Context: one part of a larger RNA
Order: sequence, then structure tokens, then C1' cells
RNA sequence: CUGGGCGUAAAGCGAGCGUAGGUGGCUUAAUAAGUCAGAUGUGAAAUCCCCGGGCUUAACCUGGGAACUGCAUCUGAUACUGUUAGGCUAGAGUAGGUGAGAGGGAGGUAGAAUUUCAGGUGUAGCGGUGAAAUGCGUAGAGAUCUGAAGGAAUACCGAUGGCGAAGGCAGCCUCCUGGCAUCAUACUGACACUGAGGUUCGAAAGCGUGGGUAGCAAACAGGAUUAGAUACCCUGGUAGUCCACGCCGUAAACGAUGUCUACUAGUCGUUGGGGAACUUGAUUCCUUAGUGACGCAGCUAACGCAAUAAGUAGACCGCCUGGGGAGUACGGCCGCAAGGUUAAAACUC
Repeated sequence: CUGGGCGUAAAGCGAGCGUAGGUGGCUUAAUAAGUCAGAUGUGAAAUCCCCGGGCUUAACCUGGGAACUGCAUCUGAUACUGUUAGGCUAGAGUAGGUGAGAGGGAGGUAGAAUUUCAGGUGUAGCGGUGAAAUGCGUAGAGAUCUGAAGGAAUACCGAUGGCGAAGGCAGCCUCCUGGCAUCAUACUGACACUGAGGUUCGAAAGCGUGGGUAGCAAACAGGAUUAGAUACCCUGGUAGUCCACGCCGUAAACGAUGUCUACUAGUCGUUGGGGAACUUGAUUCCUUAGUGACGCAGCUAACGCAAUAAGUAGACCGCCUGGGGAGUACGGCCGCAAGGUUAAAACUC
């Protein structure tokens, strides 16, 4: 390499869109490129293989045959693939009705709580801990009442729930907007699947410019603990967390499980839609799209998976090939930087 694999042993790109490419429903006809059959020509000699011959054998030499699995041309075959022309509706899509939803963007608004400020009442403590201390307080704290300011997040509902491609999304109202499900008809007529490059989105942290800053809180300071304590605990506290615009492009970005399609026992929940039955109910049944728990066959090294497959198959992409060195060095590309991405070898076990 062939191969064998990728939930947990090495291995599914973080996720979508999509170019080239690969693959592609039913049916009719034509064609004959692939495919299959036959023929002709060629496929140098030597070598290899088979049967003989010659050196006393062997190696070696030598005669004949076979083979040279290939290529070209011609004549046929037409099931499958391709191509061309036509048709179809089961894939895919469009139109219409209905429906659910923290899907996205923008603007507005509400109440609770924390903090601060102002004022009233009021007096000696408050706070914190395992115990303390630092800290705050007679310049009147803490407690309590009234008012104001400002920022961030939305208790209950709430879920084993919903939506989204993933990241993710939660008070309420309005506007703009994407996707999905379902029902019955009509229409288009394979328009499909995957997708190297490419491109877009992408938590948190971090970066740039300008705002904002209530709470929390890396760094930092102090108090404790301790043999020490650059920690765990406590008192403070700056970046940051928030907003706008622009970067970064990574995560145990996880279901550690790529996307699409078909098929393969059941049982019990739950969310959205449609339908049917009667005894009209906190009813029962059917169906469809999700989302869960168990479980048969089968699979698996086992654990487990089991119609939301890790079962049975097909299409396409990505990735793996002993541990360390190393996701490192060098080079390239990207980035303001931090760094990211691509990615070795010596050596060693």
C1' cells in the first nucleotide's frame, strides 16, 4: 500500500451555505462511449513456464511449444451505466388555510432586590468567622421609615418542556424578520444528496476606540490559618463583566456519536398539529412531526446501543495508523497583540 477502523482504546472538521467533483427516482425510443463475445494484425530477441537435446553432473548453453493477461482495427450483443430525444409523479419544491415556539434584530416599558446619596426616629455597637482579626461606627454606624439616583439581571410560571444549523436563546409590549409543523387540493416535473477548495456564523476569556460601572470580581492590599501559605476563610478592591462599532476564531464547541436516504418486535410518558368514536369525559382510539424512559432481534472487547441505532444497507465528505519528543520546531498564511492554523525530524522507550 491493500486493508481495517473512528460513543469510551488513535480517529467525526465547532456548525451551516455552497463551487468543482462523486453519486442519483419510474418509464419509452434511439445510440453503442463504458461493458460483453468473436475475428484479424501486432505484442523483437533474450528472460519466466512446459517438453526435448549438449557439456561425466549442475550451474550454463541450445531446439520446439506455450505464454506475453496488452494495444489497434473490424463484425456483432444491448441487460446495466453513460449520452440524446420524449413521457410520468412516489424524491424535491411552489401556491393556499391553520398552528406552536426563551428563533433573530430594533425600540419602549414594569416590579422586586442590592448599593449609594439626602432627610426623620434612635443609641452603641455593626460586620465577619471554626474561632478571630483587618474593616465600618459617638464627626452618630448598624436597625427602622420616607424620598431620590443609577446600573445589571428578570423570582414564581419552569418542565423529564419549547425554539435554533451549531454557538446559544427567558419579565412585559410594539415594529421588522428567518425557520418549522399540519391539512386538503392545485401546480412544476428529478429541479436531488454529499461536498475538496471557498465563504458565513461561532460560548467564555482576551484585544482596539468611545461610553457606562449597582452588584460580583482575576490582579493587588490587608487580616487570619500554617512549619511556611505567593492558597483555601475574611475585609477591601482595579481590569473585566454591561453598551456601540471593529478584531480574535478557540472550548470536555460533548450525544466525546459527520450529513442524507431506505428497511428492521414491542411497551410507557411528554410537546405541537390533524382526524375518528361514543357513555360528551380529568374519556378512548388512529395518524403525523419532535422530545424522553425501558426493551426484542441484531451489534459490541465489554460497558452499553437498540426506529432519535452504536442494527441491516447505500451515497458523499472528514479523520486515524505504538508511547514520548509534539499539536512542538522551521517555513507559509492569518492576527494590533495574545496567539491561531497548516505541520515535521533527530533522539528515546